[in-house]
The RNA shown here (c-di-GMP-I riboswitch aptamer) has 76 nucleotides and comes from Butyrivibrio sp. CB08.
Of the family's consensus pairs, 94% are formed in the model.
It matches the Rfam family "c-di-GMP-I riboswitch aptamer". Gene Ontology term of the family: cyclic-di-GMP binding. About the family: GEMM was predicted in a large-scale screen for bacterial structured RNA regulatory elements.

RNA sequence: UUUCGAUAAGGGCAAAGCAAGCGAAAGCUUGUGGCGCAAAGCUAUAGGGACUUUAACAUGUCAGCCAGUUGCAGUU
Numbered sequence: 001u002u003u004c005g006a007u008a009a010g011g012g013c014a015a016a017g018c019a020a021g022c023g024a025a026a027g028c029u030u031g032u033g034g035c036g037c038a039a040a041g042c043u044a045u046a047g048g049g050a051c052u053u054u055a056a057c058a059u060g061u062c063a064g065c066c067a068g069u070u071g072c073a074g075u076u
Stems, first nucleotide, its partner, number of pairs: 004074001005072001012037002017032006035064001041069003047066002049062003
C1' cells in the first nucleotide's frame, strides 16, 4: 500500500415505521425499532451532487450519494 472482515477481542452506529417535540418545507431532536454499516467516525462549501423553498435573487437541509480527513482485533 492492499484483500477480506459486523460471531470483531475490547467495543460502536442505527434505515423504514410508530410516539412526542421543533420547522414554511426539506429535515432535525428524544424514545421505540433494526434495514443495514468495517469508517453508517468527523467535515455542509473554501469540491461535486441531491432535496426544500422562491416568479427570480435569496433561504434552509442531507456526511446512510460521491468526496476530503482520521482510525480498527484478525487476515491477504